[in-house]
Context: one part of a larger RNA
């Protein structure tokens, strides 16, 4: 290399979209590159294998034969694969009508609460902890009462509920923009389809950069405790950030399971559409489809465990893995404004 692996032992790219390239659905034809089969030409010699011979055996020599698994030409064959012609409709897309949905974008709007201001009532404490100070308060705190102002984030409902490729996404809008799914009947194109090296686009949280905003929370800090000592847990403060515009970063990223298709006992919930039966009407029942959850045969699996949402049978493409440490480092590239980020060694240990 080959082989053999990827839920937890190394090992699925965070996730789409898409080129090249690999794979590709029924049928008829032709074709004859790929396939197959024949013939012929060549594939030195020696070696190596076979079977005899010569040295007293062997080693060694020596004869015949076998191979030489290959190209080359020319003959024929027509399943398959490719190429060309034509034709279907079961993949796949389109038009119809409907359904649901915290699916994005924009703008508007709501109420509960925390904070702080200003006013009233009112008097000595208030916060905080195991305990306490530190901090707030007679210059009237805390409680309470009415206002005002501003920021955020959306309680119940709520849910192994729902949407999104993933990251996510949850107040309310009958209103504006816009993705995608789903399910019902036909009708239409007519293989347009799968993956997907490189390639682009999205990607949580922190962080960066210009300007904005700052209620609460709060790295950093600054004080109070605790301790031998406390650069910590715990108290009081409290500054970036959190938020919003626009532009970077591109890492985590989990179902630790890449993506498409077929196929392979059952039960039992949930969400979303068709059909049918029942019923005065509410419910309710059977079916069928797409999703999403529990269990369970077979079958797999080192066990745990998975099991029609596979980790089970198979097929198509891409990714990765090859002891532990050093090390996801060092060095070169490449990309960032920095922080880094990605590609990725070896020496030398065990």
């Nucleotide at each position: 290399c080959u082989g053999g692996g990827c839920g937890u032992a190394a090992a699925g790219c965070g996730c789409g979209c898409g080129u090249a390239g690999g794979c590709g659905g029924c049928c008829u034809g032709a074709u004859a590159a790929g396939u197959u089969g024949g013939a012929u030409g060549u594939g030195a010699a020696a070696g190596c294998c076979c079977u005899g011979g010569g040295c007293u055996c062997a080693a060694c020599c020596u004869a015949g034969g076998a191979a030489c698994u290959g190209c080359a030409u020319u003959c024929a064959a027509a399943a398959c694969u490719g190429u060309c012609a034509g034709g279907c409709u079961a993949g796949a897309g389109u038009a119809u009508g409907g359904u649901a949905g915290a699916g994005g974008a924009u703008a508007g709007u709501g109420g509960a609460a925390u904070u702080u201001c200003c006013g009233g009532u009112g008097u000595a404490g208030c916060g905080g902890u195991g305990a306490a100070a530190u901090g707030c308060g007679u210059a009237g705190a805390g409680a309470u009462c009415g206002g005002a102002a501003g920021g955020a984030a959306c309680a119940u409902c709520a849910u192994u509920g729902g949407c999104g490729a993933a990251g996510g996404c949850g107040g309310c809008u009958u209103c504006u923009c816009u993705g995608g799914a789903c399910c019902a009947a036909u009708a239409c194109u007519g293989u347009c389809g799968c993956u997907g090296a490189g390639g682009u686009g999205c990607g949580a949280a922190a962080g960066c950069g210009u300007g904005g905003g700052g209620a609460g929370c709060a790295a950093c800090c600054a004080g109070g405790a605790u301790u031998c000592g406390a650069u910590c847990c715990c108290c009081u403060g409290g500054u970036a950030g959190u938020c919003c515009a626009c532009g970077c970063c591109g890492u985590a990223a989990c179902g630790a399971u890449g993506u498409c298709u077929a196929c392979u006992a059952g039960c039992c919930g949930u969400a979303g559409g068709g059909c049918c039966c029942c019923u005065u009407a509410g419910a309710g029942g059977g079916u069928u489809u797409u999703g999403u959850g529990g269990c369970g045969c077979a079958g797999c699996u080192a066990a745990c465990g998975c099991a029609c949402u596979a980790a089970g049978u198979a097929g198509a493409c891409c990714g990765c893995c090859u002891g532990g440490g050093g090390a996801g480092u060092a060095c070169g590239g490449c990309c960032g404004c920095a922080a880094g980020g990605u590609u990725a060694a070896a020496a030398c240990u065990c």
Small-subunit ribosomal RNA, central domain from an uncultured prokaryote, 350 nucleotides, folded computationally.
Rfam family: Bacterial small subunit ribosomal RNA. Its family is annotated with structural constituent of ribosome and ribosome in the Gene Ontology.